[in-house]
Molecule: small-subunit ribosomal RNA
Organism: uncultured bacterium
RNA sequence: AACGAACGCUGGCGGCAGGCCUAACACAUGCAAGUCGAGCGCGCCCUUCGGGGUGAGCGGCGGACGGGUGAGUAACGCGUGGGAACCUGCCCUUCGGUUCGGGAUAACUCGGGGAAACUCGUGCUAAUACCGGAUACGCCCUUAGGGGGAAAGAUUUAUUGCCGAAGGAUGGGCCCGCGUAGGAUUAGCUAGUUGGUGGGGUAAUGGCCUACCAAGGCUGCGAUCCUUAGCUGAUCUGAGAGGAUGAUCAGCCACACUGGGACUGAGACACGGCCCAGACUCCUACGGGAGGCAGCAGUGGGGAAUCUUGGACAAUGGGGGAAACCCUGAUCCAGCCAUGCCGCGUGAGUGAAGAAGGCCUUAGGGUUGUAAAGCUCUUUCACCGGGGACGAUAAUGACGGUACCCGGAGAAGAAGCCCCGGCUAACUCCGUGCCAGCAGCCGCGGUAAUACGGAGGGGGCUAGCGUUGUUCGGAAUUACUGGGCGUAAAGCGCGCGUAGGCGGACCAUUAAGUCAGAGGUGAAAGCCCGGAGCUCAACUCCGGAGGUGCCUUUGAUACCGAUGGUCUUGAGACCGGAAGAGGCGAGUGGAAUUCCGAGUGUAGAGGUGAAAUUCGUAGAUAUUCGGAAGAACACCAGUGGCGAAGGCGGCUCGCUGGUCCGGUUCUGACGCUGAGGUGCGACAGCGUGGGGAGCAAACAGGAUUAGAUACCCUGGUAGUCCACGCCGUAAACGAUGGGGGCUAGCCGUCGGGCAGCAUGCUGUUCGGUGGCGCAGCUAACGCGUUAAGCCCCCCGCCUGGGGAGUACGGUCGCAAGAUUAAAACUCAAAGGAAUUGACGGGGGCCCGCACAAGCGGUGGAGCAUGUGGUUUAAUUCGAAGCAACGCGCAGAACCUUACCAGCUCUUGACAUGCCUCUUUUGGGAAGUGGAGACAUUUCCCUUCGGUUCGGCCGGGGAGUGCACAGGUGCUGCAUGGCUGUCGUCAGUUCGUGUCGUGAGAUGUUGGGUUAAGUCCCGCAACGAGCGCAACCCUUGCCCUUAGUUGCCAUCGGUUCGGCCGGGCACUCUAGGGGAACUGCCGGUGACAAGCCGGAGGAAGGUGGGGAUGACGUCAAGUCCUCAUGGCCCUUAUGGGUAGGGCUUCACACGUAAUACAAUGGCGUGUACAGAGGGUUGCCAACCCGCGAGGGGGAGCCAAUCUCAGAAAGCCGAUCGUAGUCCGGAUUGUAGUCUGCAACUCGACUGCAUGAAGCCGGAAUCGCUAGUAAUCGCGGAUCAGCAUGUCGCGGUGAAUACGUUCCCGGGUCUUGUACACACCGCCCGUCACACCAUGGGAGUGGGUUCCACCAGAAGUAGUUAGCCUAACCGCAAGGAGGGCGAUUACCACGGUGAGAUUCAUGACUGGGGUG
Repeated sequence: AACGAACGCUGGCGGCAGGCCUAACACAUGCAAGUCGAGCGCGCCCUUCGGGGUGAGCGGCGGACGGGUGAGUAACGCGUGGGAACCUGCCCUUCGGUUCGGGAUAACUCGGGGAAACUCGUGCUAAUACCGGAUACGCCCUUAGGGGGAAAGAUUUAUUGCCGAAGGAUGGGCCCGCGUAGGAUUAGCUAGUUGGUGGGGUAAUGGCCUACCAAGGCUGCGAUCCUUAGCUGAUCUGAGAGGAUGAUCAGCCACACUGGGACUGAGACACGGCCCAGACUCCUACGGGAGGCAGCAGUGGGGAAUCUUGGACAAUGGGGGAAACCCUGAUCCAGCCAUGCCGCGUGAGUGAAGAAGGCCUUAGGGUUGUAAAGCUCUUUCACCGGGGACGAUAAUGACGGUACCCGGAGAAGAAGCCCCGGCUAACUCCGUGCCAGCAGCCGCGGUAAUACGGAGGGGGCUAGCGUUGUUCGGAAUUACUGGGCGUAAAGCGCGCGUAGGCGGACCAUUAAGUCAGAGGUGAAAGCCCGGAGCUCAACUCCGGAGGUGCCUUUGAUACCGAUGGUCUUGAGACCGGAAGAGGCGAGUGGAAUUCCGAGUGUAGAGGUGAAAUUCGUAGAUAUUCGGAAGAACACCAGUGGCGAAGGCGGCUCGCUGGUCCGGUUCUGACGCUGAGGUGCGACAGCGUGGGGAGCAAACAGGAUUAGAUACCCUGGUAGUCCACGCCGUAAACGAUGGGGGCUAGCCGUCGGGCAGCAUGCUGUUCGGUGGCGCAGCUAACGCGUUAAGCCCCCCGCCUGGGGAGUACGGUCGCAAGAUUAAAACUCAAAGGAAUUGACGGGGGCCCGCACAAGCGGUGGAGCAUGUGGUUUAAUUCGAAGCAACGCGCAGAACCUUACCAGCUCUUGACAUGCCUCUUUUGGGAAGUGGAGACAUUUCCCUUCGGUUCGGCCGGGGAGUGCACAGGUGCUGCAUGGCUGUCGUCAGUUCGUGUCGUGAGAUGUUGGGUUAAGUCCCGCAACGAGCGCAACCCUUGCCCUUAGUUGCCAUCGGUUCGGCCGGGCACUCUAGGGGAACUGCCGGUGACAAGCCGGAGGAAGGUGGGGAUGACGUCAAGUCCUCAUGGCCCUUAUGGGUAGGGCUUCACACGUAAUACAAUGGCGUGUACAGAGGGUUGCCAACCCGCGAGGGGGAGCCAAUCUCAGAAAGCCGAUCGUAGUCCGGAUUGUAGUCUGCAACUCGACUGCAUGAAGCCGGAAUCGCUAGUAAUCGCGGAUCAGCAUGUCGCGGUGAAUACGUUCCCGGGUCUUGUACACACCGCCCGUCACACCAUGGGAGUGGGUUCCACCAGAAGUAGUUAGCCUAACCGCAAGGAGGGCGAUUACCACGGUGAGAUUCAUGACUGGGGUG
């Protein structure tokens, strides 16, 4: 795009068309073929007696047309074009004829049978019915002499009919070329078969039939068989070529309940005729009969589905008739159906307050939307009234009071369907929450769905719109036009060769192919063009073009073919050389292994990652000598050689194939390819017979392992070897069929030839074999004179993945199996090449406390703290490997607090606004009830601002209501912000250019170097951004400025305290500068970057530390900091309150602190910090207390005062290896402090108590220098509470060979079937469910073939029987005819044996999906 459609929703009108695609299933009822009295007799009726009408018959013509259907048919059935051996009623033309006779019969009468259908007998009768004779221009037969055969009349002349013959026209029969489905898992078929002769038969040719003879005929250009199918003009689609179809209309064919048969006839083997058989239906008096809608309507049935039991012969046409006329379900019309095509309408103009309503909203508005309403108009269609055709130019109109015309009323009666994620035109809200559902493909839906459902809005089409089905297109996706085969599917494993296809140069002839002209045909309709008619269109009519084809004919001759002749370049032969693991046979050699014998010799050997099985004291292994046997041939040896491929390797001989080079002697296209066919064909395997050293499936044992039917080891049988015969497959690979021609080169190598000389080189040529590479090709990879380039010829093969190279069938095979080779079903992919990542028990390089080397820990103990779990009314919530777990929490007794059980409030504890009332200020104290919130009472102090003087404005309070507040309620997977992590790892990108079809690449890779993508060099790259580094802070050195609260060298004083005067030198403080840059030297490196060493220097190669965290990753964390979309609660999920809980406790884990002791504990004495804090605060001196602390009160808003005694250390003393003078848990008791309050549940102190624990399994953590370890000090939080955390300083190590390994990371490269990216992907069994399918004892059907039986009707032949009007005969009788009988053929039917196909089948095999 289309449809003979169907279904869903909807439906105003008209025109034109179409309407059982299924059951060629069965049919009730009516109708669909009759007509003629001008052929004939009879009956009846009417009569104007002229005649007319009618009925059943005889007779004639027509029922062979028209109408229906598509079952059968793969065929001369159809299409197209030809042909010769034919017929043709009615029609036309022409010639001729139309004479004389005869015997019957239906109707009818009478009689009989039967239920009926119908039928029998007797008697009468006519003809255009039947028969004989005559005639015969022409006709037919012929032995060429001859013989044979016609007629019909009617009527009043007219006219018409009849007979013979010839011709025409029309219609038909027959034959042939070509075309016209699928299957080879159908390869052979055929006995009247093929041909001939004689005969028969027909309208006619012919094996059409028959007898005889011959043995043919068809077939790979597809016979036979099976399946499917009416064919065509045309229809649909397509740019075309094609593909699909064969409704309506038209041509042909076939069929008429199924099968068979003939009769009549011009024509039939006959839809509405006959006979027979069969099935079915109906009637019946049971004896017999009747029927055939695939005609028009109609019924049942089947089905998704297809109409009225209508009108008329008015028109067109048909039959009969002289005609009038009759008949006609052909036809013309009407009815039903949106089934299709076409046309029209459902209103038009105006109308913004952009109404109301709806929907959305950022709450402003937007949209529906000029849409509506309103106002002004119009009346097509439908409706009502009136007129009224053409179709018939006289009569006759079913359609039809129709088309059409006029008038009238009134916007009046007339819009739906599908879609809105992409493809594809059209977006929002609500509901739902992987549910319900959608879906053509991809795919939507798991709480913000443009994809489901509804709504609003929008898009599309419109009396329709969607869905389903089917066909073509897109699909170059079967490729003729117009594809491919190295890796995507696809080159047979390789030769030889048949048919076939294709084929070198020249000349001549021919003209089949080819080309051109002409003629015929290619029906009409349709398509196309022009025009015309219905108002237009659809539709119809007229004319034209076209119809790519076939036939005939005339030419042309380049090419192709054919025929003839010639040639040498293709191909082959010959001669002379050459290389070679080419093949076959025979012989032969040495090394090695094993075994046997003997000797030497002794305890092991062997084997492995390590072992064991195994061998060995009965003497192994090792070693020496001798022997045996089998198999294979080291070195040479090579991208070397040979062969068609498989393949071929010691040496010698024999036989033998192919190739190359040179000569240019011969033949003269002898060629290439190759469906079938045929041969060869590794390994393994099979058969028979040998052989058997080594090796070695199976098997056994030992190991390994979770297991180990494996990998490893010890053994070991087939086999491996030989002969003969099978098998016929391989990643049989260059994954690349064969042959020929053409198209740049360079470098190797093998075998020949030629030339040059410098005689071992160079050049050149032919044939092989390799590497690289231009053009070109390719999806890319790659190929590239050995093509995968450009062409020609031939063969083979492919057409999504799976099912499956499987099943069935065939062929081959001893078997194994091979070969040929599907379908159902299922999926939306499977696949190739390349790209970027990620990954690897891949590789290279490099880094990191990553390992190693060290030091100290954790894991064991008790305790602290966090978590899990458990418990609970609640034990609030979050965090979950690293990167949750001394985390949020820098500090839960109340508060905090979010949790629980109570009590209590409801515009609320808090914000803004409105309404009403009241008061016009704010603050404090005390009491009562109550657990408190709260309720309530009293008292004190102070009394507000503006003002138009109005409770008018501001302010406060109360009330009720409304807007709203409030939520630590949910969603961190809706978010912002902030943070963790990889990782302070060195990366991550961009612009322009270049390369690539592209994804992408390049830059950023490479060579060095660095902590670093740091720098240098190179380079199709050149630059740049974010990162690195530097700039910043701090610390280390110096200088300078400044000198209090800091300092004190010199001077003086001193109560000996920088205390005072004084000073600012030093320390220090805090401002500003300097200093370090591989700058210098040497070496190294590439004359680079840099690296190594050195000098100087406080510091040396980023000096130490910090801040600083690229692109991104983890839907990482946080809605409980805050903010925020959506959802949820609203006398509660909000607010208040007191109490409880977050502090539980069989357990488990993490992180700390303390220990287990002598490098220690305890006690005495004594020394040295840094950085901080302090006014609701730090708190000195002094006093009290054993102590926590209390009293006290100076100083200090702090370089001034204070916290504040630093500790480890050092000196000397004690303890002596013990559960201790270690360790301190736990518990008792007495206290202190904070606080409204220490019961649940604080810290501290004194005394008493004195647990586990004696250095910690597997495992695991931190640290590379002022670090680890160890020691104390301070801060934040905080009323109080620190083993946590954040800082500070003191003392102060060990070790790093090195990068193999573990972990993480960077970079280059490689493989990949991964991309949610290895925590990936993915294979098979088993279990369950479903689906289709193979096998299967069989079972039930269909089709078909062969043999036999049987034989209705009919036709033909024969005929003893019977019957018989016309003719012959005087008669008897005969001729002829009929019936019957019989023979042949034959339908139905029957029996038996096969073939094939479908269905089904216990059980069973694999397959697919989940």